[in-house]
This is a predicted complex of two RNAs, RNase P RNA and transfer RNA, with 446 nucleotides together. Rfam match: Bacterial RNase P class A. Rfam classes the family as a ribozyme. Clan: RNaseP clan.

RNA sequence: GAUGCAGCCCGGGUAGCCGCGGGGAGAGGGUUGCUCUCCCUGAGGAAAGUCCGGACACCACAGAGCAGGGUGCUGGAUAACGUCCAGCGGGGGAAACCCUAGGGAUAGCGCCACAGAAAACACACGGCACGCCGGCUUGGCGGCAUGCGCUGUCGGACCGGCUGCAAAGGUGAAAAGGUGCGGUAAGAGCGCACCGGCGUCGUGGUGACACGGCGGCCUGGCAAGCCCCACCCGGUGCAAGGCCGAAUAGGGAGGCGCUUGAGGGUUGCUCGCCCGAUGCCUCCGGGUUGGCCGCAUGAGCCGUCCGGCAACGGGCGGCCUUAGAUAGAUGGCUACCCUCGACAGAAUCCGGCUUAUAGGGCUGCUACCGCG
RNA sequence: CGGGACGUGGCGCAGCCUGGUAGCGCACUCGCUUUGGGAGCGAGGGGUCGCCGGUUCGAAUCCGGCCGUCCCGA
Numbered sequence: 001g002a003u004g005c006a007g008c009c010c011g012g013g014u015a016g017c018c019g020c021g022g023g024g025a026g027a028g029g030g031u032u033g034c035u036c037u038c039c040c041u042g043a044g045g046a047a048a049g050u051c052c053g054g055a056c057a058c059c060a061c062a063g064a065g066c067a068g069g070g071u072g073c074u075g076g077a078u079a080a081c082g083u084c085c086a087g088c089g090g091g092g093g094a095a096a097c098c099c100u101a102g103g104g105a106u107a108g109c110g111c112c113a114c115a116g117a118a119a120a121c122a123c124a125c126g127g128c129a130c131g132c133c134g135g136c137u138u139g140g141c142g143g144c145a146u147g148c149g150c151u152g153u154c155g156g157a158c159c160g161g162c163u164g165c166a167a168a169g170g171u172g173a174a175a176a177g178g179u180g181c182g183g184u185a186a187g188a189g190c191g192c193a194c195c196g197g198c199g200u201c202g203u204g205g206u207g208a209c210a211c212g213g214c215g216g217c218c219u220g221g222c223a224a225g226c227c228c229c230a231c232c233c234g235g236u237g238c239a240a241g242g243c244c245g246a247a248u249a250g251g252g253a254g255g256c257g258c259u260u261g262a263g264g265g266u267u268g269c270u271c272g273c274c275c276g277a278u279g280c281c282u283c284c285g286g287g288u289u290g291g292c293c294g295c296a297u298g299a300g301c302c303g304u305c306c307g308g309c310a311a312c313g314g315g316c317g318g319c320c321u322u323a324g325a326u327a328g329a330u331g332g333c334u335a336c337c338c339u340c341g342a343c344a345g346a347a348u349c350c351g352g353c354u355u356a357u358a359g360g361g362c363u364g365c366u367a368c369c370g371c372g
Numbered sequence: 373c374g375g376g377a378c379g380u381g382g383c384g385c386a387g388c389c390u391g392g393u394a395g396c397g398c399a400c401u402c403g404c405u406u407u408g409g410g411a412g413c414g415a416g417g418g419g420u421c422g423c424c425g426g427u428u429c430g431a432a433u434c435c436g437g438c439c440g441u442c443c444c445g446a
Stems, first nucleotide, its partner, number of pairs: 001368001004365007012337007020042009044343001048354002051352005056237004063271004068233005073087005088102001089100004103228002108226002110222003125169001127165003131162005137156008177195006196218002198215007241293004251284006263275004300319008338341001373445007382398004392429001400416005422438005
């Protein structure tokens, strides 16, 4: 110079004016309420999707069983997680590095279309063997007869049957370990060597696993099909929940019940627990639908030291970096500068994941080329 | 703000749970029938199964992520 990979950061800036949300101070009026002035402050890396996990609140300090849901290699981190970190196995790449829902298929059930002989207790379409039997034909040799022939034995070709086989063929996504040699009538883990798998033993490792020895043990795939195993999960979400105010009716009709209890609250169900007598349920008719709290100092941020490979944890110091609406505030104008500005906007809060994102910057590493 | 359901020809729906051929009705086109039309009869065309990935030999169907529509809650 240049190729790729990984990680991280920024995401227009400054000043003035006007307007809007929140907070504070002062003055006037006045005694909650109004007006004016000044000061401070006001969206994000995703505020988004609401996909996970928690905090918080109520129901019993969250209880039991069933049902249901979730997670799924190992170890660790964490408040918790489906997140993160470090590893293992598998796959991809020349490398840096990347991807991986990755428990169990000898617990059981189910499915595997079409094609194909056969799709799972293996099977035999075409085929191989000619081992055995029968038929037919033919060659050599021999016997009888010597005219056609008859017959024995050995061998070959063909046909049919029995038996054996699964190597090669074709089908398929997948064909009952693969390759090679031996072996055999033909074949086959039938035997052997190597490779793959499984089982077992030993060694190393916390472990997933790795390595080595032994045993021919070689009995498909799908569990993001049911299911089994291990672990986890109580339900509802700030419209949770609490307080105050306003309104009204102790309304009418019917029904049930008053502790041997109607009914209600809590979960999908059962139990349990709690409330319960001026009570409760259904129907008819009517009223209200405002305010405050929850609500922002937090599993917070920055610096440094220590422990740890890391995620992360701990100590010390510093900071507040405080948006907090409730029809819902961030906008507009002017001037200057630059690389001329993307995706997009809080609504209880926090940790993650996922998705959208113009452009710019930094660091480390890999391969290649050139120069020294 | 929170919770739930759905997306398959032009329209309304089935198929999905239990994965292999996408089907039904109306509509559309052509033909027959009729003097003509309607109705009827016969034949036919038309579907990226909302989009993108994954699991599987194979996905409308199973799983995940996006997009859109609808409903409910003081």